[in-house]
RNA sequence: GGGCUGAUAGUUCAGUGGUAGAACGCCAUCUUUGCAAGAUGGAAGCCGUGAGUUCGACUCUCACUCAGUCCA
Numbered sequence: 001g002g003g004c005u006g007a008u009a010g011u012u013c014a015g016u017g018g019u020a021g022a023a024c025g026c027c028a029u030c031u032u033u034g035c036a037a038g039a040u041g042g043a044a045g046c047c048g049u050g051a052g053u054u055c056g057a058c059u060c061u062c063a064c065u066c067a068g069u070c071c072a
Base pairs, nucleotide, nucleotide: 001071002070003069004068005067006066007065010024011023012022013021018055026042027041028040029039030038048064049063050062051061052060
């Protein structure tokens, strides 16, 4: 320098055009003498950045940034 893959909640990951979900973690309540476990409820992400296409974009296109990988 070129090819490919990835970037979504605090963490690990889903989500192939129509208002973004799970698990763990966190908070509150119940349960216990207390802790843990368990039950119920809740908070937390404008989806790496910027443009474009579209009535509508996490999703499609382009550029850039970062990480991984392969080639030279």